[in-house]
RNA sequence: UGGCACGUAGCUCAGUGGUAGAGCGCCGCCUUGACACGGCGGAGGCCGGCAGUUCAAUCCUGCCCGUGCCAACCA
Numbered sequence: 001u002g003g004c005a006c007g008u009a010g011c012u013c014a015g016u017g018g019u020a021g022a023g024c025g026c027c028g029c030c031u032u033g034a035c036a037c038g039g040c041g042g043a044g045g046c047c048g049g050c051a052g053u054u055c056a057a058u059c060c061u062g063c064c065c066g067u068g069c070c071a072a073c074c075a
Stems, first nucleotide, its partner, number of pairs: 001071007010024004018055001026042005048064005
């Protein structure tokens, strides 16, 4: 310098044009002498950023930022 993949809840990940989800974690209640397990309920998101396309964008397009891999360059 170029190519490819990825960026969504605190963590690990699904979802791929039409109201954003799961598991674990967190909070409250029930249960227990107490804890764990279990049951019920709840909080938590500018879907990396800026533009564009569209009636409508987390999803499509461009640029930028970040992470990983490969190649090139240097030695």
Predicted 3D model of a 75-nucleotide RNA (transfer RNA) from a Deltaproteobacteria bacterium. It was read from a public genome assembly. It matches the Rfam family "tRNA". Its family is annotated with triplet codon-amino acid adaptor activity in the Gene Ontology.